RNAcentral holds the sequence, with entries from Rfam and Ribocentre.
This is a predicted structure of a 114-nucleotide RNA (SAM riboswitch aptamer (S box leader)) from Halalkalibacter okhensis.
The coordinates come from a structure-prediction model, not an experiment, and the mean pLDDT is 83.
The source organism's lineage runs through Bacteria, Bacillati, Bacillota, Bacilli and Halalkalibacter.
[in-house]
RNA sequence: CUCUUAUCCAGAGUGGCGGAGGGACUGGCCCGACGAUGCCCGGCAACCGUUAGAUCGAAUACGAUCUAAGAAGGUGCUAAAUCCUGCAAAGUGUAAUGCUUUGAAAGAUGAGAG
Numbered sequence: 001c002u003c004u005u006a007u008c009c010a011g012a013g014u015g016g017c018g019g020a021g022g023g024a025c026u027g028g029c030c031c032g033a034c035g036a037u038g039c040c041c042g043g044c045a046a047c048c049g050u051u052a053g054a055u056c057g058a059a060u061a062c063g064a065u066c067u068a069a070g071a072a073g074g075u076g077c078u079a080a081a082u083c084c085u086g087c088a089a090a091g092u093g094u095a096a097u098g099c100u101u102u103g104a105a106a107g108a109u110g111a112g113a114g
Stems, first nucleotide, its partner, number of pairs: 001114008013041001015040003021031003025086001027084002042078003047074002050069008082106001087103006
């Protein structure tokens, strides 16, 4: 980098460093010298991993799925729903701009494979 798959309306700081842009991209709308983004520490969460149980695979072992616990380890996350939006469909409404829902696309993260 590519592919497969799962998740994305919950949660998380009165800390330290640092000093200008940042929220992926578009159009918006926001955050930011009352110090953002970033790094460290802290925290959150529970994807992998761990423990226990159930079911199935012919018993054990082992594997798969589900449930519960917990947080030592590998990641991740820690403004706003992935901040909203973009493409398509359905419903609905206005004088007009619209609004709601669903699906896709794009993106992020984990796990597996190349």